The RNA shown here (transfer RNA) has 76 nucleotides and comes from a Deltaproteobacteria bacterium.
Rfam family: tRNA. By type it is a transfer RNA. About the family: Transfer RNA (tRNA) molecules are approximately 80 nucleotides in length.
The coordinates come from a structure-prediction model, not an experiment, and the mean pLDDT is 80.
RNA sequence: GGGGCGUUAGCUCAGGCGGUAGAGCAUCGGACUUUUAAUCCGGUGGCCCCGGGUUCGAAUCCCGGACGCCCCACCA
Numbered sequence: 001g002g003g004g005c006g007u008u009a010g011c012u013c014a015g016g017c018g019g020u021a022g023a024g025c026a027u028c029g030g031a032c033u034u035u036u037a038a039u040c041c042g043g044u045g046g047c048c049c050c051g052g053g054u055u056c057g058a059a060u061c062c063c064g065g066a067c068g069c070c071c072c073a074c075c076a
Stems, first nucleotide, its partner, number of pairs: 001072007010025004019056001027043005049065005
């Protein structure tokens, strides 16, 4: 220098062929229990890495950038 993949909730990830985003764990409340744990029920929590474009509408499509991982090339 060229190419590929990834970036979504506190953590690990899913979703994504456009129509106001989910799971598990964690956390909070309750049930159960002598208590704790386990189990069960419910709640809270993100507008999707950043900027721009297309569109009635973008997390999703397009362009640029940032960061991380991998491959190739170059130098030595």